[in-house]
RNA sequence: CUGGCGGCGUGCCUACACAUGCAAGUCGUACGAGAAAGUUGGCUUCGGCCGAUGAGUAAAGUGGCGCACGGGUGAGUAAUGCGUGGAUAAUCUGCCCUUUAGUUGGGAAUAACGUACCGAAAGGUGCGCUAAUACCUGAUAAUACUGCAUAACUACUGUUGUGUAGUCAAAGAAGGCCUCUGUUUACAAGCUUUUGCUGAAGGAUGAGUCCGCGUACCAUUAGCUGGUUGGUAGGGUAACGGCCUACCAAGGCGACGAUCGGUAGCCGGACUGAGAGGUUGGCCGGCCACAUUGGGACUGAGACACGGCCCAGACUCCUACGGGAGGCAGCAGUGGGGAAUAUUGCGCAAUGGGGGAAACCCUGACGCAGCGACGCCGCGUGAAGGAAGAAGGCCUUCGGGUUGUAAACUUCUUUGACCGGGGACGAACGAAAUGACGGUACCCGGGGAACAAGCCACGGCUAACUACGUGCCAGCAGCCGCGGUAAUACGUAGGUGGCGAGCGUUGUCCGGAAUUACUGGGUGUAAAGGGCGUGUAGGCGGGGAUACAAGUCAGGUGUGAAAUUCCGCGGCUCAACUGCGGGACUGCAUUUGAAACUGUAUAUCUUGAGUAUUGGAGAGGGAAGUGGAAUUCCUAGUGUAGCGGUGAAAUGCGUAGAGAUUAGGAGGAACACCAGUGGCGAAGGCGGCUUCCUGGCCAAAUACUGACGCUGAGGCGCGAAAGCGUGGGGAGCAAACAGGAUUAGAUACCCUGGUAGUCCACGCCGUAAACGAUGGAUACUAGGUGUGGGUGGCAACGGACCAUCUGUGCCGGCGUUAACACAAUAAGUAUCCCACCUGGGGAGUACGGCCGCAAGGUUGAAACUCAAAGGAAUUGACGGGGGCCCGCACAAGCAGUGGAGUAUGUGGUUUAAUUCGAAGCAACGCGAAGAACCUUACCAGGGCUUGACAUCCCUCGAAUUGCAUGGAAACAUGCAAGUCCUUCGGGACGAGGAGACAGGUGGUGCAUGGUUGUCGUCAGCUCGUGUCGUGAGAUGUUGGGUUAAGUCCCGCAACGAGCGCAACCCUUGUUGUUAGUUGCCAUCAAGUAAAGUUGGGCACUCUAACGAGACUGCCGGUGAUAAAUCGGAGGAAGGUGGGGAUGACGUCAAAUCAUCAUGCCCUUUAUGUCCUGGGCUACACACGUACUACAAUGGCUGCUACAGAGGGCAGCGAAGCCGCAAGGCGAAGCGAAUCCCAAAAAAGCGGUCUCAGUUCGGAUUGUGGGCUGCAACCCGCCCGCAUGAAGCCGGAAUUGCUAGUGAUGGCAGGUCAGCAUACUGCCGUGAAUACGUUCCCGGGCCUUGUACACACCGCCCGUCACACCAUGAGAGUCUGCAACACCCGAAGUCGGUAGUUUAACCUGAAAAGGAGGACGCCGCCGAAGGUGGGGUAGAUGAUUGGGGUGAAGUCGUAACAAGGUAACC
Repeated sequence: CUGGCGGCGUGCCUACACAUGCAAGUCGUACGAGAAAGUUGGCUUCGGCCGAUGAGUAAAGUGGCGCACGGGUGAGUAAUGCGUGGAUAAUCUGCCCUUUAGUUGGGAAUAACGUACCGAAAGGUGCGCUAAUACCUGAUAAUACUGCAUAACUACUGUUGUGUAGUCAAAGAAGGCCUCUGUUUACAAGCUUUUGCUGAAGGAUGAGUCCGCGUACCAUUAGCUGGUUGGUAGGGUAACGGCCUACCAAGGCGACGAUCGGUAGCCGGACUGAGAGGUUGGCCGGCCACAUUGGGACUGAGACACGGCCCAGACUCCUACGGGAGGCAGCAGUGGGGAAUAUUGCGCAAUGGGGGAAACCCUGACGCAGCGACGCCGCGUGAAGGAAGAAGGCCUUCGGGUUGUAAACUUCUUUGACCGGGGACGAACGAAAUGACGGUACCCGGGGAACAAGCCACGGCUAACUACGUGCCAGCAGCCGCGGUAAUACGUAGGUGGCGAGCGUUGUCCGGAAUUACUGGGUGUAAAGGGCGUGUAGGCGGGGAUACAAGUCAGGUGUGAAAUUCCGCGGCUCAACUGCGGGACUGCAUUUGAAACUGUAUAUCUUGAGUAUUGGAGAGGGAAGUGGAAUUCCUAGUGUAGCGGUGAAAUGCGUAGAGAUUAGGAGGAACACCAGUGGCGAAGGCGGCUUCCUGGCCAAAUACUGACGCUGAGGCGCGAAAGCGUGGGGAGCAAACAGGAUUAGAUACCCUGGUAGUCCACGCCGUAAACGAUGGAUACUAGGUGUGGGUGGCAACGGACCAUCUGUGCCGGCGUUAACACAAUAAGUAUCCCACCUGGGGAGUACGGCCGCAAGGUUGAAACUCAAAGGAAUUGACGGGGGCCCGCACAAGCAGUGGAGUAUGUGGUUUAAUUCGAAGCAACGCGAAGAACCUUACCAGGGCUUGACAUCCCUCGAAUUGCAUGGAAACAUGCAAGUCCUUCGGGACGAGGAGACAGGUGGUGCAUGGUUGUCGUCAGCUCGUGUCGUGAGAUGUUGGGUUAAGUCCCGCAACGAGCGCAACCCUUGUUGUUAGUUGCCAUCAAGUAAAGUUGGGCACUCUAACGAGACUGCCGGUGAUAAAUCGGAGGAAGGUGGGGAUGACGUCAAAUCAUCAUGCCCUUUAUGUCCUGGGCUACACACGUACUACAAUGGCUGCUACAGAGGGCAGCGAAGCCGCAAGGCGAAGCGAAUCCCAAAAAAGCGGUCUCAGUUCGGAUUGUGGGCUGCAACCCGCCCGCAUGAAGCCGGAAUUGCUAGUGAUGGCAGGUCAGCAUACUGCCGUGAAUACGUUCCCGGGCCUUGUACACACCGCCCGUCACACCAUGAGAGUCUGCAACACCCGAAGUCGGUAGUUUAACCUGAAAAGGAGGACGCCGCCGAAGGUGGGGUAGAUGAUUGGGGUGAAGUCGUAACAAGGUAACC
């Protein structure tokens, strides 16, 4: 959210307070007294009175039994409990059963009642009467109890007997009868029956007590205890017992967890799990505890008593204010509380209980019903057919698909619900009668598909997909994660999946989780080995033998309640549910046996362990003494200006004589060489030499002891450095500190000084990355090779070799390991013991305890927060890591840029607009190969709305042209001219109209295609098969060479292959052949002023097609006999000859929606379209790219040479003429190897200028012209004259270039009406330098480190500021809890008692007394209460401490790379 029926179950998890009703009474066959109505007899004054019956009945009383059961709840309780098994020789037991013996004689009271009173009530008092199965007493009595004696047995504080002495009892009631007795002749005191009562023994049932074992958390609770532990005596109890009292002793419990604290009823069982376990204790059943809170006893067989009593406290109610009453954790119900849980129902018919002889009464136990989908189980909401695959919905590629046989429709059925009829079992009592449920279940009939379906999900896990809406919003989310304009994840719809009277969510528990690991884990690096030793308790422990039988194993017996679970068979139509039988309850106890193993005991053995003897090595430890070198200081001499220090400096020292040097002296500390992954020690650690004292280790061989061993919680000891205390000492070094540097800063790194300290003695501290990050012991398990110390053998010249023991290293196999790695010195295979771990942070912090003089150490949490933190390895990337190599990368050079002016692009600013894009390299003379209009996208204004453009439809008209008017034009209006093609359907074109639509340089390059840039023409990027690895991956592709090259060779667990490289293509350099016009001209001829101009020719040049040529091919050296490389020859060219085209896998969400194309979105009288004008050309400024210069290698001027490649008909335009020139006139030639553009320029040869802002430089400006074009104002180019700016070679910085290159000179082309310092090409002149790879930049390969992977433009730390959260401290404050000390002391038990009082019994004639009792009083104990100081827990508290988390805050840059001072403890 939804909801049809039935059955069986189940329902205050919250000990709060309770109105009302009910939940325990019954017996007249124990007793006294004895109503009322009704019936009836007698009397009567006719009002009534008495008796009987009613009736042994109602209500009350005495008495008996019951009320201790049944029912409720789980507060307390961690053991006075529970479970299990025992004990009771330490006990009781009403009613019930069996046996036995009795049931006798007396007595005194008392309630009810009557009467008189008190009180509001509750209730009470005095006097008087009375009964009993009530009470008292006598008798009798035993196998009872007590004492004594004694026997047997035993479990040895006793039990069972025997004898003897003493002591203790009772109650009657009811019915029947007349045989005996008595008399009243039908009654009893008699008899009998039933039922009670009493004593004893036994049983059964129930209960008490004791013991073993088991029973959850905290050690940040380690000591607890005074009736405490035991004894003796006494008391008490049903009974043992310090249960209680007196005395005596000083014990008892505790790391196998006492005591304290917090939590909790326990169990059978239930849930879960493969099991072992874990969690739990609701219903049902067993036990316990409790009954408003606390205490107490009485009665009784049984209680310290839920519906009894007393007292105290709190609360509620009544009251006349004096005093009283009450206890739902019984069933219903009410209020409150809470997330949450039902009817003030029916009945005693059944089952069970109490009383009674019984009938019967009582019974909220119980049986039923009601409410709740709360759980389990069953049933239904229809079944079969039915394709025009209907309509509608949704989707769509518009074809269709899907919902879907679903519906409609046809045929059929009627479970449940509904209506009507019938109708139980449960009932058992001798018969009869008796049913709350219930007219229920069930059966029959009736009618109609009729009245009966929802919920969740659909990204993966996980079964199920599309559309729309939304746009990091709204929202989802168990985890991962979705949502920022195409969301299968949000919301809705359609569809689909799952379950179904339910479904989904939430909470809890178990599982998965071997993630607390007994089964079944770990500790080198992930969390985790104690810093090391010694040793206590404890745990474990060598060989053979004997005994015992505790563990162990086997059998028997008892118990393990029932229910539950499991199996089988039954009963409700099935099932749930339930009946019966079986199994099981894995346990405990006891008993019999076995003896291998463990254990215990005894004697024994030698191999573990130890002792003795002889040798050996050593920085092992402690003490004393002693030595030389060096530093520093002091004194003296010589001697003069520096010394010292650094990346570079400075501070500092020095002319008062330093440093240097010589000699002498003082003092402290440390011990060069030897010196070695060498030695010793438990670890920390130990280093000159000598002496003394002393510990351990090793070897050899014998002898001895005889398991004496291993480990080791606590304990004890040792324990680097730093630090602390006291007293010394102090040369050097050196925290702190000072100064100088460095730096943005520099409380650092560097330098100059320098105090604690470092040293010694004594005493503390007790920690380190105290590390092999590896606890100790024992045994076993391939090898190889060093080294230290011994011993033996062989050999003996030195020496070498072999074997063995003990240390210490390296490599490596099996095995182990997540991998790395370990590998006889294990991290292998096993055993034993100890320590430690259980996600990261918070935190080794807080609090508490212990230790310390302090610093601090040790033990050691939680709240909160995150979804990771971490290990090893892999691939990349990166490094102020390494190696190798390359590149105009540096270096060596040349010329520049950056300075000036101008051009051009960009930023910025401005503007109505200055359209848009491009942004490090790889934007910026870029898109744009050329903005006056156009272009044009921008702005202003004026117009149009099916539109400037496309397709379709209708009507009309050729189109079109000219003129006039208005206007800035678009355009509008008017006039005139003009009549197209045709197959006659119509078509082209134009105008008008309607709507589909057009249009958009509007957005998104982060939705895309295509194209492009870049790394980079760098040499790389991959694949198949195989092999290796758990895997990611590796190998190949690495290595040795070599190359321009992953080019090639060799090697190799690889062998091959692909894309790249190279080659093939174009061009250029040499040459041959072919072909000669427009090209060429050697020869021949002609010819000119000159000229291949002409004839001729194709030899040459050239043109353009095909060839040749170059391949490390040849020779020599080097190399590995290889690849290759060096040199050489030849050759036009030599080692890819030069240049170009060609761009691997990929990177940059690189660029472009404005070339084009395109999804989606937006716009539609406008973001479309037309027009005019303006703008893109602005100008304080900044940057890029260029041009021109700054001059003499030059400028100007005169003369005079030599190209290539191109272009040309809306074109190039010659000659000639004009103009100073731009240009004009002109028109030949040429669609071009023919003609034109066209002059090449620098160069060369002369002249001039003479170092200056110039005869350099040309900006700017004025003026006069020319050209193009509709139009040069904004805004073109050119020319003449005049003007003549900055600039004298450019700071920091930075660019290009290795040869026909740079530099320099001009020429051409595209764009284009016009406009070129730009761009693309071309040729001329024509250098310098390269030692080399240290450095800068980029790149390639290998390797290394990494905390990076968005990949160093990475990651990341701490303070501060702000917000929030939890927490510690805190003057204190408040509240609770459990104890302790003292005070007070209720009820009550017990004890005492001198006051008061007293029926039964005793004495007595009586009076009186006695025994005993009651009241009162006293005493011990004693709840609540009070006071006090402490303990403990929680809450709160100004302020304060750190912690955590937060958006892109601030400051630095500590760590990760050699992190730029290696990091860390």
A computed fold for a 1465-nucleotide RNA from an uncultured Bacillota bacterium, annotated as small-subunit ribosomal RNA. Its mean pLDDT, the model's own confidence on a scale to 100, is 85. It matches the Rfam family "Bacterial small subunit ribosomal RNA". Its family is annotated with ribosome and structural constituent of ribosome in the Gene Ontology.